[in-house]
Context: one part of a larger RNA
RNA sequence: UGACGGGGGCCCGCACAAGCGGUGGAGCAUGUGGUUUAAUUCGACGCAACGCGAAGAACCUUACCCGGGCUUGAAAUGUACCGGACCGCGCUGGAAACAGGGCUUUCCCUUCGGGGACCGGUACACAGGUGCUGCAUGGCUGUCGUCAGCUCGUGUCGUGAGAUGUUGGGUUAAGUCCCGCAACGAGCGCAACCCUCACCCUUAGUUGCCAGCGGUAUUAGCCGGGCACUCUAGGGGAACCGCCGCAGAUUAUGCGGAGGAAGGUGGGGAUGACGUCAAGUCCUCAUGGCCUUUAUGUCCGGGGCUACACACGUGCUACAAUGGCCGGUACAAAGGGGAGCUAACCCGCGAGGGGGAGCAAAUCCCAAAAAGCCGGUCUCAGUUCGGAUUGGAGUCUGCAACUCGACUCCAUGAAGGUGGAAUCGCUAGUAAUUGUGGAUCAGCAUGCCACAGUGAAUACGUUCCCGGGCCUUGUACA
Numbered sequence: 001u002g003a004c005g006g007g008g009g010c011c012c013g014c015a016c017a018a019g020c021g022g023u024g025g026a027g028c029a030u031g032u033g034g035u036u037u038a039a040u041u042c043g044a045c046g047c048a049a050c051g052c053g054a055a056g057a058a059c060c061u062u063a064c065c066c067g068g069g070c071u072u073g074a075a076a077u078g079u080a081c082c083g084g085a086c087c088g089c090g091c092u093g094g095a096a097a098c099a100g101g102g103c104u105u106u107c108c109c110u111u112c113g114g115g116g117a118c119c120g121g122u123a124c125a126c127a128g129g130u131g132c133u134g135c136a137u138g139g140c141u142g143u144c145g146u147c148a149g150c151u152c153g154u155g156u157c158g159u160g161a162g163a164u165g166u167u168g169g170g171u172u173a174a175g176u177c178c179c180g181c182a183a184c185g186a187g188c189g190c191a192a193c194c195c196u197c198a199c200c201c202u203u204a205g206u207u208g209c210c211a212g213c214g215g216u217a218u219u220a221g222c223c224g225g226g227c228a229c230u231c232u233a234g235g236g237g238a239a240c241c242g243c244c245g246c247a248g249a250u251u252a253u254g255c256g257g258a259g260g261a262a263g264g265u266g267g268g269g270a271u272g273a274c275g276u277c278a279a280g281u282c283c284u285c286a287u288g289g290c291c292u293u294u295a296u297g298u299c300c301g302g303g304g305c306u307a308c309a310c311a312c313g314u315g316c317u318a319c320a321a322u323g324g325c326c327g328g329u330a331c332a333a334a335g336g337g338g339a340g341c342u343a344a345c346c347c348g349c350g351a352g353g354g355g356g357a358g359c360a361a362a363u364c365c366c367a368a369a370a371a372g373c374c375g376g377u378c379u380c381a382g383u384u385c386g387g388a389u390u391g392g393a394g395u396c397u398g399c400a401a402c403u404c405g406a407c408u409c410c411a412u413g414a415a416g417g418u419g420g421a422a423u424c425g426c427u428a429g430u431a432a433u434u435g436u437g438g439a440u441c442a443g444c445a446u447g448c449c450a451c452a453g454u455g456a457a458u459a460c461g462u463u464c465c466c467g468g469g470c471c472u473u474g475u476a477c478a
Base pairs, nucleotide, nucleotide: 001478002477003475004474005473007472008471009470010469011468012467013466015462016461019426020425021424022423023422026317027316028315029314030313031312032311033310034308035307042053043052064303065302066301067300068299069298070297073126077125078124079123080122081121082120083119084118088103089102091100092099093098107116108115109114128292129291131290132289133288137286138285139281140280141279142277144275149188150187151186152185153184154183155164156163157162168179169178170177194269195268196267197266199237200236201235202234203233204232205231208227213224214223215222240263243257244256245255246254247253319419323378324377325376326375327374328373329372335366336365337364340359341358345354346353347352385416390411391410392409393408394407395406396405432454433453434452435451436450437449438448
């Protein structure tokens, strides 16, 4: 100087408390451990691994296993030689890859010797490797933590390590600001500048509107007409403790009030200092070293990654009446669409099939929002709760759904009556609950990312648990 303390002081954070809802019990989905296996490819392991890499494992993917092939190689560059334009079309064996063997075919220049481009073959340099080392590395990322810290120049003090500044008194979300001070300044962080939501103005009107006028009632902004309003998307304004009162040191600032769409950082996001964990990644990529070279490379068929006595994590669905079922009826936002989204209409109980209008889309389509509201029914039961499992029949995608897809219909109708010790999330348009869209994608979502609807309870307080910041103290630790 740090680190640590079941030392002290001050202060924060859904850290506790106060509340609401879960997990831990059940069934299923998914990841992991373990076990099994020819293989169940590999990585990730407290927080910070475990719905993680994987934003899509039937083949492919694929790295694993078995079997069948290839060896200058699936793809690259170069040299030498040989042949031929390239391309294209059959045949045999085979699961394919591949092996064998045919047909057809002469582009450019030429001094007719040959040369060039391209393709194939042979030979050689070499390629290739998701092989090892993340403890050789770059890059990227997680975490402490959006915590308020981390440093430097000059000066001063100290023999020196170092100190001071950065400590102190106030204050703040903040090393934020004020005051004081052997310090005076500065840098990286904080804040602001950026995006978005909330209010207003303006510009613009193939979305919106009967707002005011006219027309058509087939039923509608449907038509004429108009940019007023809504909206869309460009520009601008608006919030600064600015105003008033009180407190404070007259400061910084705090508390209350007015006005205001918004009030004290207005809500949300992007943004992550010096560093820590030899944290993660050699399987995104790049790369040193090592290893491999008729194989650890590469192609193909099949299998596996989907196994199942178990254990754990994360979720979904429930256990019902604030509910289930049936009928009627209302209101979104944000997205996607051309090898695409697919309307009307017809067929089918349905998944779906037929059909083909419109739309590169504020114009058409996906598209029905659901919870909600109105009416009816069920009456506390393993039930009209719950839907696992199983049998049968189908639909769709795709070369192909046996291993191993999703969905539909009929039948079946398991566990489950609110879950021990323990443990998690959340402070407001949040939790809870309800649907909707998207990426990936032929097909496959309870996961992920986003969107809106309905919409709470509680916070006395900081003694205690956890994590963190500053000062101080002890130390046999570095």
Molecule: small-subunit ribosomal RNA, 3' major domain
Organism: bacterium